RNAcentral holds the sequence, with entries from MGnify. This is a predicted structure of a 155-nucleotide RNA (Lysine riboswitch aptamer) from a sheep gut metagenome.
[in-house]
RNA sequence: GAUAGAGGCGCGUUUGCCAAGAGUAGCGGACCAAAGAGGGGGUUUUCCCUCCCGCGAAAGGGGCCGACGCCGAAGGGGACCGGAAAAAACCGUCCGGUUUGCCUGGGCCGUGAGACAACAUCCCACGGACUGUCACGUUUACGUGGAGCGCUAUC
Numbered sequence: 001g002a003u004a005g006a007g008g009c010g011c012g013u014u015u016g017c018c019a020a021g022a023g024u025a026g027c028g029g030a031c032c033a034a035a036g037a038g039g040g041g042g043u044u045u046u047c048c049c050u051c052c053c054g055c056g057a058a059a060g061g062g063g064c065c066g067a068c069g070c071c072g073a074a075g076g077g078g079a080c081c082g083g084a085a086a087a088a089a090c091c092g093u094c095c096g097g098u099u100u101g102c103c104u105g106g107g108c109c110g111u112g113a114g115a116c117a118a119c120a121u122c123c124c125a126c127g128g129a130c131u132g133u134c135a136c137g138u139u140u141a142c143g144u145g146g147a148g149c150g151c152u153a154u155c
Stems, first nucleotide, its partner, number of pairs: 001155005008071001010070005016064003026055004036051005041091006074104003078100002080097005105131002108128005114122002133146006
C1' cells in the first nucleotide's frame, strides 16, 4: 500500500403499524350588543383569531417490527449562505445547504440547561459504570494510558 474483517442495547435509509400532534387546523351551524378572558415566539406599535353546537384532518418531530445498505458506519455543535411565521423594527428560534474548518472508538444511565406541542425525541455541559481495541504495568483479572489517521488477518 491492497484486500478481507471485528466491536453491539452498533450506524444510516425506508415500507407498514402505533402513539402524540388534536378534539388543534379546517369545514358547517348558531351568535355576531358590549365587556372580559385566552391565543398568534419575545419586546414596542398595530392587526387578526377564538370562546356555544356538530363534523373533523395533515405535516414536521418520534416509537416498534420488517427490509435494504453498512462498520467514520455515521453523528454533532460553530461559522457562512438561503428560507419560514399576521405587519414593521430589533432579538430569539426553527428548516435547508454541493460551503468551511473542528469534535466524537461504541452504545447505556444519572443530574442540570436548551430545542420541541411534548414527560416522545434530539442537543450541550458535567458525572458514572459498561463494552471493543491497542500499548504498558502487575499477574490472569485488574490498573494506567491512547484513539477509528485506530485495531485484526492475509498478501

It matches the Rfam family "Lysine riboswitch aptamer". Its family is annotated with lysine biosynthetic process in the Gene Ontology.